Predicted 3D model of a 147-nucleotide RNA (FMN riboswitch aptamer (RFN element)) from a Bacillota bacterium. Rfam family: FMN riboswitch aptamer (RFN element). Rfam describes the family as follows. The RFN element is a highly conserved domain that is found frequently in the 5'-untranslated regions of prokaryotic mRNAs that encode for flavin mononucleotide (FMN) biosynthesis and transport proteins. It was read from a public genome assembly, where an Rfam model found it. Its mean pLDDT, the model's own confidence on a scale to 100, is 81.

RNA sequence: GCAGAUCUUCGGGGCAGGGUGAGGCUAGGGUUUCUAGCCAAUUCCCGACCGGUGGUGAUGCCGAAAGGCAAGUCCACGAGCCGCAAAUGCGGUUGAGCCGGCGUAAAACCGGCACCGACGGUACAGUCCGGAUGGGAGAGGGUCGCA
Numbered sequence: 001g002c003a004g005a006u007c008u009u010c011g012g013g014g015c016a017g018g019g020u021g022a023g024g025c026u027a028g029g030g031u032u033u034c035u036a037g038c039c040a041a042u043u044c045c046c047g048a049c050c051g052g053u054g055g056u057g058a059u060g061c062c063g064a065a066a067g068g069c070a071a072g073u074c075c076a077c078g079a080g081c082c083g084c085a086a087a088u089g090c091g092g093u094u095g096a097g098c099c100g101g102c103g104u105a106a107a108a109c110c111g112g113c114a115c116c117g118a119c120g121g122u123a124c125a126g127u128c129c130g131g132a133u134g135g136g137a138g139a140g141g142g143u144c145g146c147a
Stems, first nucleotide, its partner, number of pairs: 001146002004144007017046003023039006048127002050117002052077004060069003072115002080093005097113005119130003
């Protein structure tokens, strides 16, 4: 250094603040309804916040250089979900970007404005709880082997 073998470690972030009040509790009247007070949504409304892995990186950024960094919505993958199966697994499915600028050229740069986010639970959830002390794309390291 490498088509290899094996062991090991790592491997996901996020409602600040305000409003409403389904519902509940208490008290009184009262008898199936009324009044008052209190509690009550990270789910609703306003608003806030978050961005797995590999690739690409127009002419961006950092660095003296070697070199390194940079995409939620460009490509691919993973998780999730659905079906089959005794199981290993196999098959399917799998979100979202425009406008302007510079320029020979923009999917990536700069600016602006948008948009997206499995399943179960629960007052309707990307952010809470749960499956999950799980799985995992992959990343780092050790040893062996080969050159």